A computed fold for a 75-nucleotide RNA from an uncultured bacterium, annotated as c-di-GMP-I riboswitch aptamer.
RNA sequence: AACUCGAAACGGCAAACUCAUCGCGAGGUGAGGACGCAAAACCAGGGGCCUCUCUGAGGUCGCCCAGUCUCCGAA
Numbered sequence: 001a002a003c004u005c006g007a008a009a010c011g012g013c014a015a016a017c018u019c020a021u022c023g024c025g026a027g028g029u030g031a032g033g034a035c036g037c038a039a040a041a042c043c044a045g046g047g048g049c050c051u052c053u054c055u056g057a058g059g060u061c062g063c064c065c066a067g068u069c070u071c072c073g074a075a
Base pairs, nucleotide, nucleotide: 005073006072012037013036017032018031019030020029021028022027035062041068042067045065046064047063048060049059050058051057052056
């Protein structure tokens, strides 16, 4: 230094719900708000689930796997 791991510390993110707004819809965005999160950062490659104007086109990464990046350093 890196990997595994996750005590402490500095911080970070933001479920449900409400308001506004975009979308046929699943859902997205902004503000408020915190259920939780050591990757709850990014990514739709594989799977699952969901939607529709349905044999195709979408959504979900806070469902799982994989990939990329990343703060700290006790046992």
Its Rfam family is "c-di-GMP-I riboswitch aptamer". About the family: GEMM was predicted in a large-scale screen for bacterial structured RNA regulatory elements. It was read from a public genome assembly, where an Rfam model found it.